[in-house]
About this RNA: Model confidence (mean pLDDT): 81 of 100. This is a predicted structure of a 77-nucleotide RNA (transfer RNA) from a Dehalococcoidia bacterium. Rfam family: tRNA. By type it is a transfer RNA.
Parts: sequence; structure tokens; C1' cells
RNA sequence: GGGCUUGUAGCUCAGCCGGUUAGAGCGCCACUCUGAUAAAGUGGAGGUCGAUAGUUCGAGUCUAUCCAGGCCCACCA
Repeated sequence: GGGCUUGUAGCUCAGCCGGUUAGAGCGCCACUCUGAUAAAGUGGAGGUCGAUAGUUCGAGUCUAUCCAGGCCCACCA
């Protein structure tokens, strides 16, 4: 340098052929329960979906460029 792939909550991930309010588990906070913890139960907070543009009535999803991680190939010393 060329190609492929991944990026969604603190962590691990789902999200179908573009369409209803962006979700799950774990973790965190509060409450219930307990003498107190743990476990269990109930509720809650937490997201500009890597960034910027574009297409569209509508983008997490499609397109372009860039950023970061991974894999393969090529080249140079």
C1' cells in the first nucleotide's frame, strides 16, 4: 500500500427485508425481605448506536470519507 471484518448502556451481546417508544443478561442505585449480610423479589438510573456527510417521507440498518481494533496479502530495509 491492497482486501476483508468488527465498533449499539460500565461489561458481554441481540436488533431480521430501512418503519411502532433502541433492547437482553451481568453490573450499579433504591426499596421489600433479614438481627445483619448473601440469595430472592420489585422498581429505577444509565445510549447523540465510533465520527462527519449523503440518500430517503423515514437510517442502528443503505452509500462515501475518516478514526480505532482484528485478520489476510503485497512491498521495503